[in-house]
Molecule: transfer RNA
Organism: Myxococcota bacterium
């Protein structure tokens, strides 16, 4: 340099063009003498960045950035 893949909550990951989600973690409450376990409620997201297509984009297209794999 070229090709392919990945990038979504603190972490690990789902997500079919129309409602952004799960588990873990975190906060508050219940439970307990207390802790753990368990239960209830809740907070937490510029969906890597910039454009484009579309009535509408996490999702499609282009460029760029980061990481990984391969080729040279």
């Nucleotide at each position: 340099g070229c090709g392919c893949g990945u990038g979504u909550a603190a972490c690990u990951c789902a997500g079919c063009g129309g409602g952004a989600g799960a588990g873990u973690g975190c906060a508050u409450c219940c439970c307990u003498c207390a802790c753990a376990c368990g239960g209830a409620u809740g907070a937490a997201g510029u969906c890597g960045c910039u454009g484009g297509u579309u009535c509408g984009a996490a999702c499609c297209c282009a460029g760029c950035c980061a990481c990984g794999c391969g080729c040279a």